[in-house]
RNA sequence: UCCCGAUAAAGGCAAAGUCCGGGCAACCGGGCGGCGCAAAGUUACGGGUCCUUCAGCUGCAGUAUCAAUAGCCGCUGGGGGAUCGCCGGACCGCCGAA
Numbered sequence: 001u002c003c004c005g006a007u008a009a010a011g012g013c014a015a016a017g018u019c020c021g022g023g024c025a026a027c028c029g030g031g032c033g034g035c036g037c038a039a040a041g042u043u044a045c046g047g048g049u050c051c052u053u054c055a056g057c058u059g060c061a062g063u064a065u066c067a068a069u070a071g072c073c074g075c076u077g078g079g080g081g082a083u084c085g086c087c088g089g090a091c092c093g094c095c096g097a098a
Base pairs, nucleotide, nucleotide: 004096005095012037013036017032018031019030020029021028022027035085041091042090043089045088046087047086048083049082050081051080052079053078054077055076056075057074059072060071
């Protein structure tokens, strides 16, 4: 220096839940809380997942109307967004037993 990671030391972060605030939403900020974490530090770069919007299509509903549009679930594709405590990549970092 790199790998590695202990019932070590000094510290750190904070899931669910809950309260207040922001956002159409995913989700975010703060208080309490503490499941866990050796990168649970930073970064949405790749994949995943989620939200939203537009287009196309199946189905449902409707059968008024000359006829249709409008509504709802889902799928596919495009746009915009969220998540780094889903996985991978990049960058940076505390400690030192085996």